[in-house]
Molecule: transfer RNA
Organism: Candidatus Parcubacteria bacterium
């Protein structure tokens, strides 16, 4: 320059057009003589960016942006 594939919670990943989830981290408490194991509760998202499509987009379409592999 061209082609592919990733981008969601601190972090590892789910969600396949119909109100965004786990697991683990972190926090409050129970429970112990403390710790640490156990249990209980609560916390967390402009879903990379900006259009487009649609009644509705994290999910489809276009740009653009970062990363990773590949081709020249």
């Nucleotide at each position: 320059u061209c082609c592919g594939g990733c981008g969601u919670a601190g972090c590892u990943c789910a969600g396949c057009g119909g109100u965004a989830g786990a697991g683990c981290g972190g926090c409050u408490c129970c429970c112990u003589g403390u710790u640490a194991a156990g249990g209980a509760g609560a916390u967390g998202g402009u879903c990379g960016u900006a259009g487009g499509u649609u009644c509705g987009a994290a999910u489809c379409c276009u740009a653009c942006c970062g990363c990773c592999g590949g081709a020249g």